[in-house]
Molecule: SAM riboswitch aptamer (S box leader)
Organism: Thermoleophilaceae bacterium
RNA sequence: UACGCAUCCAGAGGGGUGGAGGGAAAUGGCCCUACGAAACCCCGGCAACCAUCCCGAUCGACUGACGUCGACGGGAAAGGUGCCAAGUCCAUCAGAUCCGCAGUGGGUCUGGGAGAUGUGAC
Numbered sequence: 001u002a003c004g005c006a007u008c009c010a011g012a013g014g015g016g017u018g019g020a021g022g023g024a025a026a027u028g029g030c031c032c033u034a035c036g037a038a039a040c041c042c043c044g045g046c047a048a049c050c051a052u053c054c055c056g057a058u059c060g061a062c063u064g065a066c067g068u069c070g071a072c073g074g075g076a077a078a079g080g081u082g083c084c085a086a087g088u089c090c091a092u093c094a095g096a097u098c099c100g101c102a103g104u105g106g107g108u109c110u111g112g113g114a115g116a117u118g119u120g121a122c
Base pairs, nucleotide, nucleotide: 001121003120004119005118006117007116008115013043014042015041016040017039021032022031023030026092027091028090029089044084045083046082049080050079052076053075054074055073056072058071059070060069061068062067088114093111094110095109096108097107098106099105
């Protein structure tokens, strides 16, 4: 960055500085916050995307063979990121379905949009 792919109902907080906001944006909700918001710093933790390492009686490629590499599954966590209120806090657009109603309305599911994080590409 008008780009590709994967994931997003799980998980993980203390201290210091700081002083009024914060939960991406808009609208509407609903929350958090002077028992101290954002931000920054320190320490701790979570997770396992990338890298690394270990295991496999599976699969594939190569090899005369030993074996090597890759895929897949499992594990570790000292590296690179990320993250540590609430589902990405919820809704917003479309469809299906259910409930209710005179009507407005509400629930559930699927998809989309937007966003976040990683990785790749440019």